[in-house]
Molecule: Bacterial RNase P class A
Organism: Bacillota bacterium
RNA sequence: UGAGCCGGCUGGGUGAUCGCGGGUGCAGUGCCGAAAGGCCGCACCUGAGGAAAGUCCGAGCUCCACAGGGCAGGGUGCUGGGUAACACCCAGUGGGGGCGACCCUAAGGAAAGUGCCACAGAAAACAAACCGCCUGCCCUCGGGCAGGUAAGGCUGAAACGGUGAGGUAAGAGCUCACCAGCGGCCAGGCGACUGGUCGGCUUGGCAAACCCCACCCGGAGCAAGACCGAGCAGGAGGGAGGAUGAGGUGGCCCGCCUCUCCCUCGGGUAGGUCGCUGGAGGUGCCAGGCAACUGGCAUCCUAGAUAGAUGAUCACCUUCAACAGAACUCGGAUUACAGGCCGACUCACCGA
Numbered sequence: 001u002g003a004g005c006c007g008g009c010u011g012g013g014u015g016a017u018c019g020c021g022g023g024u025g026c027a028g029u030g031c032c033g034a035a036a037g038g039c040c041g042c043a044c045c046u047g048a049g050g051a052a053a054g055u056c057c058g059a060g061c062u063c064c065a066c067a068g069g070g071c072a073g074g075g076u077g078c079u080g081g082g083u084a085a086c087a088c089c090c091a092g093u094g095g096g097g098g099c100g101a102c103c104c105u106a107a108g109g110a111a112a113g114u115g116c117c118a119c120a121g122a123a124a125a126c127a128a129a130c131c132g133c134c135u136g137c138c139c140u141c142g143g144g145c146a147g148g149u150a151a152g153g154c155u156g157a158a159a160c161g162g163u164g165a166g167g168u169a170a171g172a173g174c175u176c177a178c179c180a181g182c183g184g185c186c187a188g189g190c191g192a193c194u195g196g197u198c199g200g201c202u203u204g205g206c207a208a209a210c211c212c213c214a215c216c217c218g219g220a221g222c223a224a225g226a227c228c229g230a231g232c233a234g235g236a237g238g239g240a241g242g243a244u245g246a247g248g249u250g251g252c253c254c255g256c257c258u259c260u261c262c263c264u265c266g267g268g269u270a271g272g273u274c275g276c277u278g279g280a281g282g283u284g285c286c287a288g289g290c291a292a293c294u295g296g297c298a299u300c301c302u303a304g305a306u307a308g309a310u311g312a313u314c315a316c317c318u319u320c321a322a323c324a325g326a327a328c329u330c331g332g333a334u335u336a337c338a339g340g341c342c343g344a345c346u347c348a349c350c351g352a
Base pairs, nucleotide, nucleotide: 001348002347003346004345006343007342008341009340010339012317013316014315015314016313017312018311020047021046022045023044024043025042026041028040030039031038032037049323053334056332057331058330059329060328061221062220063219064218073217074216075215076214077213078092079091080090081089082088093107094105095104096103097102108212109211113210114209115206116205117204130153131152132149133148134147135146136145137144138143161179162178163177164176165175166174180202182199183198184197185196186195187194188193225274226273227272228271231269235265236264237263238262239261240260245259246258247257248256249255281300282299283298284297285296286295287294288293
C1' cells in the first nucleotide's frame, strides 16, 4: 500500500417564529359547578429508538384455576459457569470450512424395541453371490455340473474395516505391522474430552421417523385488573292513597294481588380515577472473576397519551440524510438501516 477479519460508537446540528402532549407556578372583572375543582389564558421546565419494529423466547405484575401423585401433551438436549428466568450470554470440548485473523455447528441414545433406506445393483442388514477366481468330475472342447472363495469387477449417497506383507488350490483378521473404530486400564481435566497402554479382531445409515433417557412446563393477558359511579329502564324491600276507578282471582260480595305516588337498597351502563412509569434502572470508581456477571460506594432521574403529543416554516452548516416512531414494564435473540468515526488482528507485496 492492497485485500480481509472481528468488535465498539454515532444515527444530523445551531438559531428564529408558530403549534401540540405532560408537569409546576401565577392570574381573573371570564365560563361551568353548591363546593372541591375543572375549562380558558400566561410563564417556565420537559417530551421516541438503536432498533421504540415484527411480537420470537424468558420474566415481573394482574385475574382465574389448583391437596398430593400419576398419565397424556409441549419444550429443551456436548460440558462447566452466569442470570429473576430463558431457546439468551460467557468460557471450553468435539465436528466442519478458511493459508490465516476467524467463521459455522438442533452436537443425548441406533448392542431397549419398532420402522425406513427411492433409482441402480447379485446383495441395503440374522447377510447374500451377478460377472469373476480356484478345485474335482463330465464333455460334442463351445461348455456343463458339484463344491470352495469373497481379493478383483459392476451399481449406488451408503456394500459388512483400510493399506501393506505373509499365507493359500484360490482366498479370507486366517496371521502379522501400521491406521480407523470398539472395549478395559492408567494419567491429566470439576466436566465435555484428551493422551498413553492393553485386548479380542469389527457391531452400515436415519431419532428435524416412532421411540427411550434426563431436565423444565397451569391458563389468560394492561381492552389484565381495582375503585367511584350518574340519567333512563328494570329488580328487591318499606310506606302512602283509596270517595271513586281499571285489570286478575270468584257465579256474586268481602278479602287478596297488580296498576298510581314517595323513600331506601343492591347490580349493571355512560363517564371518571388508579394501574402508569423510580426500575432485576443508568453512569463513574473500587473489589472478585479469563469472561458472562456479581458485590460495595457515590451520583443521576430520563415521555406517559386514551383518538392518542413529540410537528411545520425559514436561514446557515459543501446537502437531502438511512431504517423507522412509544401505548404496562423489564432481560434477550431476530429482522431493517444512508453516511461517518474508532480500535484489535490476519494475509500478500514493497522499503529500512